[in-house]
RNA sequence: CUGCUCGUGGCGAAAUUGGAUAUCGCGUCAGAUUCCGGUUCUGAAGAUUGGGGGUUCGAAUCCCUUCGGGCAGA
Numbered sequence: 001c002u003g004c005u006c007g008u009g010g011c012g013a014a015a016u017u018g019g020a021u022a023u024c025g026c027g028u029c030a031g032a033u034u035c036c037g038g039u040u041c042u043g044a045a046g047a048u049u050g051g052g053g054g055u056u057c058g059a060a061u062c063c064c065u066u067c068g069g070g071c072a073g074a
Stems, first nucleotide, its partner, number of pairs: 001073007010026004019057001028044005050066005
């Protein structure tokens, strides 16, 4: 320098070839239970889907650009 691939709550993943409000587990917080704690149960908060732009009635998904990680080639 070129090509491929990954980036989604604090962490780890899912989202069936573009369709509804982005889902689950762990964690956090609150409550119930308990003498207290753990376990268990209930509820809540937490994401501009790496950033920007575009296509579309509709984008995590497609296109362009850019940033970061990984792999391969020169």